A computed fold for a 75-nucleotide RNA from a candidate division WOR-3 bacterium, annotated as transfer RNA.
[in-house]
RNA sequence: GGCGGCAUAGCCAAGUAGCAAGGCGGCGGUCUGCAAAACCGCUAUUCGCCGGUGCAAAUCCGGCUGCCGCCUCCA
Numbered sequence: 001g002g003c004g005g006c007a008u009a010g011c012c013a014a015g016u017a018g019c020a021a022g023g024c025g026g027c028g029g030u031c032u033g034c035a036a037a038a039c040c041g042c043u044a045u046u047c048g049c050c051g052g053u054g055c056a057a058a059u060c061c062g063g064c065u066g067c068c069g070c071c072u073c074c075a
Base pairs, nucleotide, nucleotide: 001071002070003069004068005067006066007065010024011023012022018055025043026042027041028040029039030038048064049063050062051061052060
């Protein structure tokens, strides 16, 4: 230098056009003599950043950033 993959909540992770599943953790509650366990509720006005297409974008397109892998060249 070329090619490809990945980037989603505090952590892990699904979703690849039609208002973001699940688990762990955290907070509140029920229960309990107090706890633990169990159960219930809440926890992403948002998907790395900027722009485009479209009625509608986490999802498609372009650029950029970061991480990972492969190839080539130089030393």
It was read from a public genome assembly. It matches the Rfam family "tRNA". The family's RNA type in Rfam is transfer RNA.